[in-house]
Predicted 3D model of a 78-nucleotide RNA (transfer RNA) from a Clostridia bacterium. The sequence is in RNAcentral, with records from ENA. The coordinates come from a structure-prediction model, not an experiment, and the mean pLDDT is 81. Its Rfam family is "tRNA". By type it is a transfer RNA.
RNA sequence: GGGCUCAUAGCUCAGCAGGUUUAGAGCACGCGCCUGAUAAGCGCGAGGUCGGUGGUUCGAGCCCACUUGAGCCCACCA
Numbered sequence: 001g002g003g004c005u006c007a008u009a010g011c012u013c014a015g016c017a018g019g020u021u022u023a024g025a026g027c028a029c030g031c032g033c034c035u036g037a038u039a040a041g042c043g044c045g046a047g048g049u050c051g052g053u054g055g056u057u058c059g060a061g062c063c064c065a066c067u068u069g070a071g072c073c074c075a076c077c078a
Stems, first nucleotide, its partner, number of pairs: 001074007010027004019058001029045005051067005
C1' cells in the first nucleotide's frame, strides 16, 4: 500500500435480505413481593438516537461514500 470481517444498553449477543407504535433478549443494576435474614424465585423499572460524518429514500440499525477503532490475509521494504 491492497483486500476482507467486525463495531447495537455496563457486559454477551439478536434484529426477519429498508417499513410502523415504540430498537429487543439474557446477565448485571434499582425498587417491591417472598424469607426471621440472605440466596434462589416472582413482578416492575431505569438504561441505547445502533463507532462518527455526509448522502440515497416518503421512510435506514439494515443501502452508498468518506472516516475512526479492532482483528485477519496479501504485497512491499529491510